[in-house]
Context: one part of a larger RNA
């Protein structure tokens, strides 16, 4: 000199953009943060509509009714493995770079082949019992895209190469003839379902090199190193086991100890290098502590389950409930770090055919000079060099064109009025084209493409624009002995004090304290701390 996720002191006008628990991975009150689908299913607790009945006060109340819009609880599907947080652990099961072969991959894309015919349950519900509660037991009924056989098998798996084994589910829209138990069958379209191949994406595994300090850590290792066989995994492998052999690593630093998430990058530096790893992005690890598996395409799962432990809470003492390192917020710790805000309008995600629902991701607003950047606090003129302050050799000098005065301007702030872009889609309607469908054909549904119209804004009456009036509301901080830009007076008298180093102060202190003046930065300025 540069730098910072900074803190402290004094001061503080506005705006934009960023950033904001570095400490206790300490404990957490409260609210929210993951749901959705009725176009899978049986149904109907609540709300609305319709229908029926009753009462009367004649326009209300009550009862019944799943007929309709919808929908609590339940079965079922998909998603809760993403998104969000933190850096405790980890010195290599991590990360970075470059390769590899023995693997899996829901949703998505492309191809091939199917989607036939049956069965038995369990919730909900009803009845009933236990319990303070959490919740649980018994009996009976019922549906499905829930569950299980049978049939079929182009691909598929296994094989002794003869063969053997293995699947599925429907739902919704529309409809001419025909059939009908009036539900529908049947046809068609869309969304699904099954098997399999390839792709894409994601993930698992292996190898090599690189990756902090300590030798006042020199030897370490028995599933240890290798082989055979078996088990196991999606897959290779001592991954596990039985047997056999006695290997394997190490001064090119094994083992042990300490420290630490890694990287893109950030800071500094001419570079080489050094230090760091906040925000943003990629990977990893963790979710009160330790262990375990279940489900699933994917977890050994932050807001799932089980066990143990510590802690907190409820209890009828028998037993139960909980996990903010999600967003806010509280206590504690600390020099120190924000609102218990608004909205799903945009972007993105989950579910759904869609409407739509959910989304503390996200978009915004609030707080903080914490940082960077921009603007302002006026401009021109104005000498009697006013008053006043300081100083003086008492003449003067200086603050100083500074002020006043005169003439202007109106950024920002204030007030009044107008007022965006961010919105394009999905979707609805209209028009046209094309495709599919032939059971006669039209209509119609649906898919794709194109045209037009309509709808949707948290921020926010914000940005921005215009007008009004008025210099009015807006400057401080540190320093002035040398390094180092900037000097005098008074006070004090080795005292009080200053100080980064050298050093000042003991009666003329440019070094302490105050005044005047000056210098440097400026909505900041200094101090402390950090790194180069």
């Nucleotide at each position: 000199g540069a730098u910072u996720g900074a803190a402290c002191g004094c001061u503080g006008g506005c705006g934009g953009c960023a950033u904001g628990c570095c400490u206790a991975a300490c404990a957490c009150a409260u609210g929210c943060a993951a749901g959705u689908c009725g176009a899978a299913c049986g149904g109907u607790a609540a709300c609305g509509c319709g229908g029926a009945g009753a009462g009367c006060u004649u326009g209300c109340u009550c009862u019944c009714u799943g007929g309709c819009g919808a929908c609590g609880a339940g079965u079922g599907g998909c998603g809760g493995a993403c998104g969000g947080g933190u850096g405790a652990g980890u010195a290599a099961u991590a990360c970075u770079u470059a390769g590899g072969a023995a693997u899996c991959u829901g949703c998505c894309c492309a191809g091939u082949a199917g989607u036939g015919g049956g069965g038995g349950a369990c919730a909900a519900c009803a009845u009933u019992c236990g319990g303070a509660a959490a919740c649980g037991g018994a009996u009976g009924c019922u549906a499905a895209u829930a569950c299980c056989g049978c049939a079929u098998a182009c691909g598929c798996a296994c094989u002794a190469c003869g063969g053997u084994g293995g699947a599925a589910a429907g739902u919704g829209g529309g409809g001419g003839a025909c059939c009908u138990u009036c539900g529908g069958g049947c046809c068609u379209c869309a969304c699904g379902c099954u098997a399999u191949u390839g792709g894409a994406u994601g993930a698992g595994c292996c190898u090599a090199a690189g990756u902090c300090g300590g030798a006042u850590u020199a030897g370490c290792u028995u599933g240890u190193u290798g082989g055979u066989g078996a088990g196991g995994u999606a897959a290779u492998a001592g991954c596990u086991c039985a047997c056999c052999a006695a290997g394997g690593c190490g001064a090119c630093g094994a083992u042990c100890c300490g420290u630490a998430g890694c990287u893109g990058g950030u800071c500094u530096g001419a570079g080489a290098g050094g230090a760091c790893g906040a925000u943003c992005a990629g990977c990893c690890a963790c979710a009160c502590u330790g262990g375990g598996a279940c489900u699933g395409a994917g977890a050994c799962a932050c807001g799932g389950c089980c066990c143990a432990g510590a802690c907190u809470c409820c209890u009828a003492c028998g037993g139960g409930a909980g996990g903010c390192a999600g967003c806010a917020g509280u206590g504690a710790g600390g020099a120190a770090u924000u609102u218990u805000g608004c909205g799903c309008a945009a972007u993105g995600g989950g579910g759904g055919a869609a409407a739509c629902c959910c989304u503390g991701a996200c978009g915004c607003a609030g707080c903080a000079a914490c940082g960077c950047c921009g603007c302002g606090u006026g401009a021109g003129u104005g000498a009697u060099g006013a008053a006043g302050g300081c100083u003086u050799u008492a003449g003067g000098g200086u603050c100083g064109u500074a002020a006043a005065g005169c003439u202007c301007u109106g950024u920002c702030a204030a007030g009044u009025g107008g007022g965006a872009a961010g919105a394009a889609a999905c979707c609805a309607c209209u028009u046209g084209g094309u495709g599919c469908u032939a059971a006669u054909a039209c209509c119609a549904c649906c898919g794709c493409c194109a045209u037009g119209u309509g709808u949707u804004g948290a921020c926010g009456g914000u940005a921005c624009c215009a007008c009004u009036g008025a210099a009015g509301g807006a400057a401080g901080c540190a320093c002035c002995g040398g390094c180092u830009a900037a000097c005098u007076c008074c006070u004090u008298g080795c005292c009080a004090g200053c100080a980064g180093c050298c050093g000042c102060g003991g009666u003329a202190a440019u070094a302490c304290g105050g005044g005047g003046g000056g210098u440097g930065c400026a909505a900041g300025c200094g101090u402390u701390a950090u790194u180069c």

A computed fold for a 532-nucleotide part of an RNA from an uncultured prokaryote, annotated as small-subunit ribosomal RNA, 5' domain. Its mean pLDDT, the model's own confidence on a scale to 100, is 83. The full RNA is in RNAcentral, with records from ENA.